Predicted 3D model of a 98-nucleotide RNA (c-di-GMP-I riboswitch aptamer) from Paenibacillus sp. yr247. The sequence was found by an Rfam model in a public genome assembly.
RNA sequence: GUACGAUAAAGGCAAAACCACUGAAAAGUGGUGACGCAAAGCUAUAGGGGCUAAAUUGGGCAAUCGUUUCAUGUCCAAAAUGUCAGCCAGCUGCCUGU
Numbered sequence: 001g002u003a004c005g006a007u008a009a010a011g012g013c014a015a016a017a018c019c020a021c022u023g024a025a026a027a028g029u030g031g032u033g034a035c036g037c038a039a040a041g042c043u044a045u046a047g048g049g050g051c052u053a054a055a056u057u058g059g060g061c062a063a064u065c066g067u068u069u070c071a072u073g074u075c076c077a078a079a080a081u082g083u084c085a086g087c088c089a090g091c092u093g094c095c096u097g098u
Stems, first nucleotide, its partner, number of pairs: 003098002012037002017032006035086001041091003047088002049084003056078007
């Protein structure tokens, strides 16, 4: 220097669940808590993929109205500009042993 991560040491991160806050949601932040992790460090337009569905668009229904249009409520579908790095990926990096 390169490859590997079985054991040991120094240290590190923290799933689910619960509580508080933010958010439409996905999810995020803090606390408690450890399922796990040798990159569970960083990167989310300019790799792939997952999740959500607000604006918006279309449709159904309701109510209102003399009628129509607009607008309102509600449901369904489409919709990323939202989100996930603990899905793969990219970049960087600690320790000891072999």
The source organism's lineage runs through Bacteria, Bacillati, Bacillota, Caryophanales and Paenibacillus. It matches the Rfam family "c-di-GMP-I riboswitch aptamer". Its family is annotated with cyclic-di-GMP binding in the Gene Ontology. The prediction has a mean pLDDT of 77.